RNAcentral holds the full RNA, with entries from SILVA. This is a predicted structure of a 503-nucleotide part of an RNA (small-subunit ribosomal RNA, 5' domain) from Nocardioides aquaticus.
Context: one part of a larger RNA
């Protein structure tokens, strides 16, 4: 000298673009953060509309809809970095050992039958969470039956192949559909192909210690059987006794990995915050169900700790989602707006949800850019400092004259983002914002560090090894350019400087 997710000190005009709990993965009031679909199905709580009416209420209707039954969605997206030295990540191969909802493409198919049950209505039980019973009923909810040219298990034939076997063709058995509309569209079941995504394997690579020198019994492997979408001690049972290791096993410390960013001429060193790709992880241990996909942040049991209710029998809860709150800290924001736009979920659309997003506030915490005024102007004013008392500096600085108005203020207009969505009407958080057009007036806007050498920049006064400075040398004991205070300079500039890490 760069450089920062900093912080502190003095100081502070405006814009744009970032970036903002690096410590307690401490404990968390409140709100919000995943719901949607009536064109799946039985209705009908509320509202709207109709009619009736004793003004109490009734009936309808399906515009629309709480709650129930059922369908996707909730494994995405968001957050954090404990753990983790591992195939956990990067990079390169395999998978003839795998699956893959929703999209795509083909092929075919899409028929006949039942029996529940929730919602309701009666009733019971509890403080409450919420639960028992009796009756009713519906589907695209569940369960049989045919049918299959393919699927899966098997014979045998045959081509290939890096073995286990993969492709063709053959025999034998096994199971599968669900309505609405029927104009159309949106579904539904078989299976081939594909896109995405996902599991396994393996080969190489990247931390610190030998004051850690041996480990290890499911441990190494064979073989039977279980499991699994799938290979495998993944499990088991029998057998054999193996297996790794001074090229560093095993232990023990620390750490999420990486694209990147910082430096640096490179090599390298350090670092992994913003964005992105992986993985872990969701109060702390374990657990499995659902499902195409979880062992599942805002699902569920069980155990712990911690906090609430309670009529003491007995529940409820998980902010490492967005705001916010206490705490800890040197230190880090609003309990904002909006779905208009990108994106996602359901939906045939309208449209609903979306603290993902967009955008708005706070913070000079960073970056870049503007300004804080320009020309002129000597009697070189006043008033500071200083002096050899002559005068020098301040200094063209200042008034004063002549002009401009960036920005900011004031007032009129006022957007692109919407080539969208919608039949049309219409519709933009942001926002009366950007941005133009006027309009007044130099008007509102300069500090901070330093000035003995390093190192750019000097005197004067005041202290008197004292007060006090210091990065290093070293400064200060009565003429300190080195403390402090002024004039004055010098560097940087809405910054400046000190700290702290890292090259």
């Nucleotide at each position: 000298g760069g450089a920062c997710g900093a912080a502190c000190g003095c100081u502070g005009g405006c814009g744009g673009c970032g970036u903002g709990c690096u410590u307690a993965a401490c404990a968390c009031a409140u709100g919000c953060a995943a719901g949607u679909c009536g064109a799946g199905c039985g209705g009908u709580a509320a509202g709207g509309c109709c009619c009736c009416u004793u003004c109490g209420g009734g009936g309808g209707u399906a515009c629309a809809c709480g709650a129930g039954c059922g369908g996707c969605g909730a494994a995405c997206g968001g957050g954090u970095g404990a753990g983790u030295a591992a195939c956990a990540c990067g990079u390169g191969a395999g998978u003839a050992a795998u699956c893959u909802g929703c999209c795509c493409u083909c092929c075919a198919c899409u028929u006949u039958g039942g029996g529940a049950u929730a919602a309701g209505c009666c009733u019971c039980g509890g403080a409450a969470a919420c639960g028992g019973g009796g009756u009713c009923u519906a589907a695209u909810a569940c369960c049989g039956g045919a049918u299959a040219u393919g699927a899966g298990c098997u014979u045998c034939c045959u081509a290939c192949g890096c073995a286990u076997g993969u492709g063709g063709g053959u025999u034998g058995c096994u199971g599968g559909a669900a309505a609405g509309u029927u104009u159309u569209u949106c579904g539904g079941u078989g299976g081939g192909g594909g896109a995405u995504g996902u599991g396994c394997u393996c080969g190489c690579g990247g931390c610190c210690u030998a004051u850690c020198a041996g480990c290890u019994u499911g441990u190494u492997g064979g073989u039977g059987g279980g499991g699994u979408a799938a290979u495998g001690g993944c499990c088991u049972a029998c057998c054999a006794a193996g297996g790794c290791u001074u090229c560093g096993a095993c232990g023990g410390g620390u750490a999420g990995c990486c694209g990147g960013c910082c430096u640096g001429a490179g090599a390298g060193g350090g670092u992994g915050a913003c964005c992105g790709g992986c993985c872990a992880c969701a109060c702390u241990g374990g657990g499995a169900c659902u499902g195409a996909g979880a062992c599942a942040c805002g699902g569920c049991c069980c155990a712990g700790a911690c906090u609430c209710c309670u009529a003491c029998g007995g529940g409820a809860g998980g902010c490492a989602g967005c705001a916010g709150u206490g705490g800890g800290g040197a230190a880090u924001a609003u309990u904002g707006g909006a779905c208009a736009a990108u994106g996602g979920g359901c939906g045939g659309a309208a449209g609903c949800c979306u603290g993902a997003u967009c955008c708005a506030g706070c913070a000079a915490c960073g970056c870049c850019g503007c300004g804080u005024g320009a020309g002129g102007g000597a009697u070189g004013a006043c008033g500071g400092c200083c002096u050899u008392c002559g005068g020098g500096u301040u200094g063209u600085a200042a008034a004063c004259c002549u002009c401009u108005u960036u920005c900011a203020c004031c007032u009129c207009c006022g957007a692109c983002g919407a080539a969208g969505c919608g039949a049309a009407a219409g519709u933009g958080a942001c926002g009366g914002u950007a941005g133009g057009g006027g309009g007044a007036g130099a008007a509102g806007a300069a500090g901070c560090a330093c000035c003995g050498g390093c190192c750019a920049a000097c005197u004067a006064c005041g202290u008197g090894c004292c007060a006090g400075c210091a990065g290093c040398c070293g400064c200060g004991g009565u003429a300190a350019u080195a403390c402090g205070u002024a004039g004055g300079g010098u560097g940087c500039g809405a910054g400046c400087g000190u700290u702290g890490u890292c090259c």
The organism belongs to Nocardioides, within Bacteria.